Predicted 3D model of a 146-nucleotide part of an RNA (small-subunit ribosomal RNA, 3' minor domain) from Planctomycetales bacterium 10988. The organism belongs to Planctomycetales, within Bacteria. It was read from a public genome assembly. Model confidence (mean pLDDT): 82 of 100.

Context: one part of a larger RNA
């Protein structure tokens, strides 16, 4: 590029990311309950036994095998917590020269606007009520300037 101007939503369309959201997959880090290797400890130890004791084919004492317990690693299972992904459908949001509908706002923008709030409506909005000038116009005061 200056009114043949700006410029608002809804709805279409691409495209992002994000919120809901049955239920699904996977991680974490305790919590309960079960089961419990190895091992140390603690009892039992009729079998077993060189060393030391003794009254010496034997007995003691120590000590081995064995059982049994408490503690335990893993693993099994519930209920929870919290992460991270998937996700039918949803909700708005951003972003994309030339899509649809209308035309809300900037000029009194053609019903001045806006602002809280109620209702209401394809959308922009519309209506009541309050309020507020960051309203044009007319006119009147009051100040400043020539």
């Nucleotide at each position: 590029c200056a009114c043949c101007g700006c410029c608002c939503g809804u709805c279409a369309a691409g495209c992002c990311a994000c919120g809901a959201g049955a239920a699904c997959g996977g991680g974490g880090g305790g919590c309960g309950u079960c089961c419990g290797a190895a091992g140390u400890c603690g009892c039992c130890g009729a079998g077993c036994c060189a060393a030391c004791c003794u009254u010496c084919u034997a007995g003691g004492a120590a000590g081995c095998a064995g059982g049994c317990g408490c503690c335990g690693a893993a693993g099994a299972u519930g209920a929870a917590c919290u992460c991270c992904g998937u996700g039918a459908u949803u909700g708005g949001g951003a972003c994309u020269a030339a899509g649809u509908c209308g035309u809300a706002a900037c000029a009194a923008g053609g019903u001045a606007g806006c602002c809280g709030u109620a209702g209401g409506g394809g959308a922009a909005c519309c209506u009541g009520c309050g309020g507020c000038u960051g309203g044009a116009u007319c006119a009147c005061c009051u100040c400043c300037u020539u």